[in-house]
Molecule: Bacterial RNase P class A
Organism: Anaerolineae bacterium
RNA sequence: CAGGUCGGUCGGGUGAUCGCGGCUCUGCUUUGUCAGGGCUGAGGAAAGUCCGCACUCCAGAGAGCACGACGUCGGGUAAUACCCGGGGCGGGGUAACCCGCCGGAAAGGGCCACAGAAACAUACCGCCUUGCCACAAACGGCAGGGUAAGGGUGAAACGGUGGUGUAAGAGACCACCGGCAUCCGCAGCAAUGCGGUUGGCCAGGUAACCCCCGUCGGGAGCAAGGCCAAGCAGGAACAAGCGCGCAAGCGGGGAGGCUGCUCGUCUCCUGGGGUUUCCCCCGAGUUCCGGGUAGGCCGCAUGAGGUGCGCGGCUACGCGUGCCCUUAGAGAGAUGAUCACCCAAGCGGCUGCCAAGUUGCGCUGCGGCGCGAUGGGGCAGCACCGCUGGACAGAAUGCGGCUUAUAGACCGGCCUGGGUU
Numbered sequence: 001c002a003g004g005u006c007g008g009u010c011g012g013g014u015g016a017u018c019g020c021g022g023c024u025c026u027g028c029u030u031u032g033u034c035a036g037g038g039c040u041g042a043g044g045a046a047a048g049u050c051c052g053c054a055c056u057c058c059a060g061a062g063a064g065c066a067c068g069a070c071g072u073c074g075g076g077u078a079a080u081a082c083c084c085g086g087g088g089c090g091g092g093g094u095a096a097c098c099c100g101c102c103g104g105a106a107a108g109g110g111c112c113a114c115a116g117a118a119a120c121a122u123a124c125c126g127c128c129u130u131g132c133c134a135c136a137a138a139c140g141g142c143a144g145g146g147u148a149a150g151g152g153u154g155a156a157a158c159g160g161u162g163g164u165g166u167a168a169g170a171g172a173c174c175a176c177c178g179g180c181a182u183c184c185g186c187a188g189c190a191a192u193g194c195g196g197u198u199g200g201c202c203a204g205g206u207a208a209c210c211c212c213c214g215u216c217g218g219g220a221g222c223a224a225g226g227c228c229a230a231g232c233a234g235g236a237a238c239a240a241g242c243g244c245g246c247a248a249g250c251g252g253g254g255a256g257g258c259u260g261c262u263c264g265u266c267u268c269c270u271g272g273g274g275u276u277u278c279c280c281c282c283g284a285g286u287u288c289c290g291g292g293u294a295g296g297c298c299g300c301a302u303g304a305g306g307u308g309c310g311c312g313g314c315u316a317c318g319c320g321u322g323c324c325c326u327u328a329g330a331g332a333g334a335u336g337a338u339c340a341c342c343c344a345a346g347c348g349g350c351u352g353c354c355a356a357g358u359u360g361c362g363c364u365g366c367g368g369c370g371c372g373a374u375g376g377g378g379c380a381g382c383a384c385c386g387c388u389g390g391a392c393a394g395a396a397u398g399c400g401g402c403u404u405a406u407a408g409a410c411c412g413g414c415c416u417g418g419g420u421u
Stems, first nucleotide, its partner, number of pairs: 001417010012342007020041008028032001043392001047403002050401005055221004059265001062263004067217005072086005087102006103212002108210002110206003124151002126147008159177006178202002180199002183196005225298004234289005241282001242251003252270005271281004305324008343390001345388005350381005357374007
């Protein structure tokens, strides 16, 4: 200097005029949708609505079931399926680095198309061998036995190399290697890693298939929910209504029951009369039909808040301390429009450098070389001029994440290559 890779910050500025929302102050007083002043007013993702939580309501939320989520080890956090650091397997890259996956297949079940003889299960070709036929002999044919080392199919075929052995073979046996199991040692908080002993144990894949194991989990949601004002019109059906006790109360029965089911807890009801083995009234509460209201206020922004410094930690982050918060709060939904200047960036002119090719002069050892002119094109510059012009994109209860989109500018770490000293 160039390329690559990882991380961070910003993501237009200033002024004027006019127009909006909030808070606050002053004034007038016609108390108003008033006038004026001050301060302030949309993001890194406000998007997606995929997670976690705060908050609110369901009487409280205990146990079980169903259902759902997560699943490597350690740490962080209010919490998480998030973040940080580590481990293992697989892939890309020279590398820095990037991507995917992660409980269990020896509890059980299911599935593995096609091809292939066969997909936990074998004999198509082949090899060996017995008998018979044929033959000079061999080759060959038929019937039977042995074999799984060789070939073929496939994503995958009862571990690999070499040897012994055999009729031919085969972990049948042996040596080494790989995997698996048991035990021991070292390092580490751990996942794991390294090493050693014994054992021929050699037992594919798939769990976002069912399933098993462990951990966690009520549900719904700001259109949650609360207050005020106003207004109307209620009707029907069902419903336990017992015992003891002077009473209080106890037992039994009925109802409500977190917005999945069951149980326990808790709360409410279990009454009155009469002509009395029945009737009437009332009845906690449930269901159905119908009517009224859609106005105003709150919730509504001081927070798991932001930020400077110090300390601890590899890191995520934590602790301490100082400062800041009139730093959005709309409600069909405000935060805008115009003009001017500046600026990031791009293009062109311009300036400087290099420069293929062409050409003039000179030299020539006839290969070319030197000087000048011109010059496609390339690089650099912003001192000047002109033109264009700033991406993705708008809060709606809030916060912490993840994912997606993104013109351009700046800063830093690491890797590779080249050059110089």